[in-house]
């Protein structure tokens, strides 16, 4: 240097242009327990990597630019 892929709560992950953004695992209260762990109930956690377009409307669709990975020269 091209081309492709990814980039969403602490951590892994889903997500037909109109969604309360899903789940798990951690966490954090309260139940059980002599305690602890499990288990049951509940709750807090995402400015969806940035900036722009394009739409009536964007996590989604376009571009660019950061950052990781791969692949070719």
């Nucleotide at each position: 240097g091209c081309u492709c892929c990814g980039u969403u709560g602490g951590a892994g992950u889903a997500g037909c242009g109109g969604a309360u953004a899903u789940c798990u695992c951690a966490c954090c209260u309260g139940g059980c327990c002599c305690u602890c762990a499990a288990c049951c109930a509940g709750g807090a956690g995402a400015u969806u990597g940035c900036c722009g377009g394009u739409u009536c409307g964007a996590c989604c669709c376009c571009g660019g630019c950061a950052c990781g990975g791969a692949g070719c020269a």
A computed fold for a 73-nucleotide RNA from Trebonia kvetii, annotated as transfer RNA. Its Rfam family is "tRNA". By type it is a transfer RNA.